[in-house]
Context: one part of a larger RNA
RNA sequence: CGUAGGAGAUUUGAAGGGGGCUGUCCUUAGUACGAGAGGACCGGGAUGGACGAACCUCUUGUGUUCCAGUUGUCCUGCCAAGGGCACGGCUGGGUAGCGAAGUUCGGUUGUGAUAACCGCUGAAUGCAUAUAAGCGGGAAGCACGCCCUAAGAUGAGAUCUCCCUGAAGGGCCCAGGAAGACGACCUGGUUGAUAGGCUGGGUGUGAAAGCGCAGUGAUGCGUGAAGCUUACCAGUACUAAUCGCCCGUUCGG
Repeated sequence: CGUAGGAGAUUUGAAGGGGGCUGUCCUUAGUACGAGAGGACCGGGAUGGACGAACCUCUUGUGUUCCAGUUGUCCUGCCAAGGGCACGGCUGGGUAGCGAAGUUCGGUUGUGAUAACCGCUGAAUGCAUAUAAGCGGGAAGCACGCCCUAAGAUGAGAUCUCCCUGAAGGGCCCAGGAAGACGACCUGGUUGAUAGGCUGGGUGUGAAAGCGCAGUGAUGCGUGAAGCUUACCAGUACUAAUCGCCCGUUCGG
């Protein structure tokens, strides 16, 4: 841009893609079979490998936006307490998110037509013959079935609800996002919880500073599971989403 107005929602499925793997053990059964040695089909159950998808409860990794410890040096006049730099200075942990080594799930069952192959009935050919007429069985394969995309399927489909003439509606713009290279998509724009802030909670770290007490002191104890706490969960208009502009009619003939 198209699908002869527009918005929201739900769909049909032409067509296309994905998936389809397999071991071991137990049982049936030491049965059938076999002189024995050995040793099944069919059926039932358990547990794995590889592969794939989704997810983050658990485990684990990261987590230069969180907490603590600690070395050297410079600075905040000094003490104390902090800050800068040194690979994030080094070290120990760690929320969200993202991951796998973690968790859950998947391949199945089934239907139809068949291949090799195995048959039934049966003439040509009084027999025989699975074939000539006719009728069956039969595969991890084929068509369905399962999962995903899908009406630009220009053959542009269908259903429901609502709106309308500078309208309906859309865009620009702005606050943002488990959406994202940019467009796009999604949420919100004061009739507002969209982001930030704040408050409360959670989580992490692990016992703040100050003061007091004990000790010559390093330090310890108390106040006190303290202080601080990113991306998490809520609440709350304090801040910012201001004000506006443009497109889109007159024909759904």
The part of an RNA shown here (large-subunit ribosomal RNA, domain VI) has 253 nucleotides and comes from an Acidobacteriaceae bacterium. Rfam family: Bacterial large subunit ribosomal RNA. The coordinates come from a structure-prediction model, not an experiment, and the mean pLDDT is 87.